[in-house]
Context: one part of a larger RNA
């Protein structure tokens, strides 16, 4: 001089931060990832709107919800630091790769063709679910056909896609559904970006010689296999290599940086908050599907713990946010909102979203106010000392004569709100087309704010509501009195105490610092 600090004492206020270091301990409960009817096929229940039947009702349809099927996104946000001394990270390069979604280009988007949940219809089972018949769609699946560019081979040739939807329309044709055209989003292939990712080499990265030898897929060749891809990455054969005193194996420690503390600096120590990697997600192993994972809130095995049960069998994982039990010197709310950032999902309104924006808590640190001002000498009264004269708290009180920040009460009161929706008109593109879309401008409208009793401002009343903690022998600013008598204490290092203790204890004065003050513990 510092701290994610604790303990003790004391305490008005505000800003903008920080807040389980310990058992990677075990968790009740609620909550943290859905989302689109503009891909589908259906419907079970209510208000409601349409209206062809006279109403009850029925039936078509719009709408609503709740499931299925397909689609995208659960691999990102969020958490913790166990593991890891290098499969890591930081810094500099590289070649043998991949990359949903975005952008920019090019060719297409044809013509079939069998199921299958949903449902219905029986069984099983406590439950969790399962099981068998039948019925039906798709932007689910499977062929055929076409292949600029693309793969394979290597110049002969082989292979190999695709799906619709929605909104509008003049002729034309219609089984009156539509077919055609035309916009707009989608699909398929290729090839380029951008983005992200995987890989590989070189420095460099604690401590242990009371660790000096280590190591058979091991070193390296040649074929094969396997990955997106090099590569003993895997096998077979073949050779015997390869690393170590420039510290190899081993043993102990720890997530690496930017940084942050300190220092004049070189250094030392440290890795909270924030930000970039990495490893985790009950322990331990495994692959599915995907662009992307060996997956925190997916599956499958095995362990262990917990629960539930008809004993046959099931269910589960907070190191997400709140919370709770344990641990501990010791760390907070079972809040409010998606109003702004940002992410998912939708053609969009919209929905979600414990990220995030806020609000409680708690001085934990940092920084700011404030707790009056002026005036006041009878140097008051009481305290303390005292040579008893008198000193001193001391302008300090009180009196007077002002002010009202903050707090408190009340009044009206912004930004944080861009954007998006609708109508209305003009302009372009696009089109058969003055529809639709789409982009742009102009004018209207209609909602929109979690925090908020907000902030800042004005008003009201009254000095009213706001002061402590160490310390005072010397280092070290600041002295006397009384108490005790080597006791009881006191201490950071000298060291005080055994009867006049400026060092224990208590007053009384002082002296530092200040809503904090000192201790304790760390690192410089």
């Nucleotide at each position: 001089c510092c701290u994610a600090a604790a303990g003790g004492u004391g305490c008005c206020c505000g800003u903008a931060a920080g807040g389980c270091a310990u058992u990677a301990c075990a968790c009740g409960u609620g909550u943290g990832a859905g989302c689109g009817g503009a891909g589908c096929g259906a419907u079970g229940g209510a208000a409601g709107c349409u209206g062809u039947g006279c109403u009850u009702c029925c039936a078509g349809g719009c709408g609503u919800c709740g499931a299925g099927c397909g689609g995208c996104g659960g691999a990102c946000g969020g958490g913790u630091g166990a593991g890891u001394a290098a499969u890591g990270c930081a810094u500099a390069g590289g070649a043998a790769u991949c990359u949903g979604c975005c952008c920019g280009a090019u060719a297409g988007u044809g013509g079939g063709g069998g199921a299958u949940a949903a449902c219905c219809u029986g069984g099983g089972g406590a439950a969790a679910c399962u099981c068998a018949g039948g019925c039906u769609a798709a932007u689910a699946c499977c062929g055929c056909a076409u292949a600029c560019g693309u793969c394979c081979u290597a110049c002969g040739g082989g292979a190999g896609a695709a799906a619709g939807c929605a909104g509008g329309g003049g002729a034309u044709c219609u089984u009156c559904g539509g077919a055609c055209c035309u916009u707009g989003c989608g699909c398929u292939a290729u090839c380029g970006g951008a983005u992200g990712a995987g890989c590989c080499u070189a420095u460099g990265u604690c401590g242990g010689a009371u660790u000096a030898g280590c190591u058979a897929g091991u070193u390296g060749g040649u074929g094969a296999g396997g990955u997106a891809a090099c590569g003993g990455c895997u096998c077979a054969c073949c050779a015997a290599g390869g690393c170590g005193a420039c510290g190899a194996u081993c043993c102990g420690u720890a997530g690496c940086u930017g940084g942050u503390c300190u220092g004049a600096g070189a250094g030392g120590a440290u890795g909270a908050u924030c930000a970039g990697c990495c490893a985790c997600a009950c322990u331990g192993g495994g692959a599915c599907u995907g662009a992307g994972a060996c997956a925190c809130g997916g599956c499958c095995c095995a362990g262990a713990c917990u629960c539930c049960u008809a004993c046959g069998g099931g269910a589960g994982g907070c190191a997400g946010c709140a919370g709770u039990g344990g641990g501990g010197a010791a760390u907070a709310u079972u809040g409010g909102a998606c109003a702004a950032u940002g992410g998912g999902g939708g053609a969009a309104a919209c929905c979600c979203u414990g990220a995030u924006c806020c609000a409680g808590c708690c001085a934990u640190g940092c920084c700011g106010c404030g707790u009056g001002u002026g005036u006041g000498a009878a140097g008051a009264a009481g305290g303390c000392c005292u040579u008893c004269g008198g000193g001193u708290u001391g302008u300090a009180a009180a009196g007077c004569a002002c002010u009202u920040u903050c707090a408190g009460c009340g009044a009206g009161g912004a930004a944080g709100a861009a954007g998006g929706c609708c109508u209305g008109a003009g302009g372009g593109g696009c089109u058969a087309a003055u529809a639709c879309c789409c982009u742009u401008u102009c004018a209207g409208g209609a909602a929109g704010g979690a925090c908020a009793u907000c902030a800042a401002u004005c008003g009201c009343a009254g000095a009213a509501g706001a002061a402590g903690c160490a310390c005072c022998g010397g280092c070290u600013a600041a002295c006397u009195c009384c108490g005790u008598g080597c006791c009881a204490g006191c201490a950071g290092c000298c060291g005080c105490g055994g009867u006049a203790a400026u060092a224990c204890g208590g007053a009384g004065g002082g002296u530092g610092c200040g809503a904090g003050c000192g201790u304790u513990a760390a690192u410089c």
Predicted 3D model of a 524-nucleotide part of an RNA (small-subunit ribosomal RNA, 5' domain) from Bisbaumannia salifodinae. The organism belongs to Bisbaumannia, within Bacteria. Model confidence (mean pLDDT): 82 of 100. RNAcentral holds the full RNA, with entries from ENA and SILVA.